[in-house]
RNA sequence: CCAGAUGGCCGGAUGGCCGCUCUCCGCUUCGGCGGGGAGAGGAAAGUCCGGGCUCCACGGAAACACGGUGCCGGGUAACGCCCGGCGGGGGCGACCCCAGGGAAAGUGCCACAGAAACAUACCGCCUCCCCGCUCGCCGCAAGGCGGGCCGGGCGGCAAGGGUGAAAUGGUGCGGUAAGAGCGCACCGCGCCGCCGGCAACGGCGGCGGCAGGGCAAACCCCACCGGGAGCAAGACCAAGUAGGGAUGGCUGGCCGCAAGGCCGGGGACGUUUCCGUCCCGCCAUCCGGGUCGGUCGCGAGAGGCGCCCGGCAACGGGCGUCCCAGAGGAAUGGCCAUCCCCCAUCGCAAGGUGGGGACAGAACCCGGCUUACAGGCCGUCUGGCAUC
Numbered sequence: 001c002c003a004g005a006u007g008g009c010c011g012g013a014u015g016g017c018c019g020c021u022c023u024c025c026g027c028u029u030c031g032g033c034g035g036g037g038a039g040a041g042g043a044a045a046g047u048c049c050g051g052g053c054u055c056c057a058c059g060g061a062a063a064c065a066c067g068g069u070g071c072c073g074g075g076u077a078a079c080g081c082c083c084g085g086c087g088g089g090g091g092c093g094a095c096c097c098c099a100g101g102g103a104a105a106g107u108g109c110c111a112c113a114g115a116a117a118c119a120u121a122c123c124g125c126c127u128c129c130c131c132g133c134u135c136g137c138c139g140c141a142a143g144g145c146g147g148g149c150c151g152g153g154c155g156g157c158a159a160g161g162g163u164g165a166a167a168u169g170g171u172g173c174g175g176u177a178a179g180a181g182c183g184c185a186c187c188g189c190g191c192c193g194c195c196g197g198c199a200a201c202g203g204c205g206g207c208g209g210c211a212g213g214g215c216a217a218a219c220c221c222c223a224c225c226g227g228g229a230g231c232a233a234g235a236c237c238a239a240g241u242a243g244g245g246a247u248g249g250c251u252g253g254c255c256g257c258a259a260g261g262c263c264g265g266g267g268a269c270g271u272u273u274c275c276g277u278c279c280c281g282c283c284a285u286c287c288g289g290g291u292c293g294g295u296c297g298c299g300a301g302a303g304g305c306g307c308c309c310g311g312c313a314a315c316g317g318g319c320g321u322c323c324c325a326g327a328g329g330a331a332u333g334g335c336c337a338u339c340c341c342c343c344a345u346c347g348c349a350a351g352g353u354g355g356g357g358a359c360a361g362a363a364c365c366c367g368g369c370u371u372a373c374a375g376g377c378c379g380u381c382u383g384g385c386a387u388c
Stems, first nucleotide, its partner, number of pairs: 001384010012339007020039008041359001045370002048368005053230004066226005071085005086100001087098004101221002106219002108215003122161002124157003128153003132149007169187006188210001189208008234296004240291001244287007251264005265280005303322008340357007
């Protein structure tokens, strides 16, 4: 210098003017006014996991159902997150990827192709038998003996070909009629023992010719975890109107000296009386529930920053320091100037002109994951080239 790997950070700056939300102080004619201070993110997003908080349900435990997780160890309030390892795969390498328990409990599936995807033989290889053709030898001949080939048949085989993502361990030697773990060596696999490691696992040795191919992000089995709903949770204050409840009046008659007691409502069913059925108050005061509205929940927290200590790390401990948005139809904005960056264009150049500034906007809070993101900065490492 080129090409790459990985970890982290920033993501416009400053000033002026006009506005918005919250808060503190002062003034106030209680309507506000003036001044000071603070005011979006690394993802505020998706709402996918895990918690806090709130209400509901619940005597305890177990089982069943449903859902989730799934190598080992550690971290954490917890997690499906993070860190460190193990195993497998990829890369020359730095490094990256993996839902990575059980396929010998059972069920199911394995497209197309292929004979066969769990018991299968299409081509093929081989012994034997039959028919035919042919060659050699013997024989005067009839024929006999031996061999080769086409076709067919009863069997044996799974080596080779072919199909497939996958074909019943692989390579080599021996062996055989041809073959085959049939035998042997090495590799692989399984079991046992020893050693190392907390463990996953690894190494070494011995034994076994080798058992049933794959799929569990198919059902399932095993182990572990899990009550439900969510700030529109929930709590409090509390108009008008319309319901609900209580008391009194709408009030007369009788009794009583009085205190008081007793009785009686109205309307409709054509009219009157009786009986029956049905319907129903008005006014005043008070009480209670709910709605509009208001207040709280709601900002000191698994909090930020710095230093030290422990740990490979995730993280933990100690000390110091700081207070850092709280709106709620929802504030955090707009304009101007200078600078920075990018693009286009003019110019030999200095520079000029024009345009643009990524993704995106808190809504109870916190820990993660995932996704989006113009441009830029820093650290560490790998491979290659050149030079000293």
Predicted 3D model of a 388-nucleotide RNA (Bacterial RNase P class A) from an Allostellaceae bacterium. Rfam family: Bacterial RNase P class A. It is annotated as a ribozyme. Lineage of the source: Bacteria > Pseudomonadota > Alphaproteobacteria > Rhodospirillales > Allostellaceae. The sequence is in RNAcentral, with records from ENA. It is recorded under the gene name rnpB.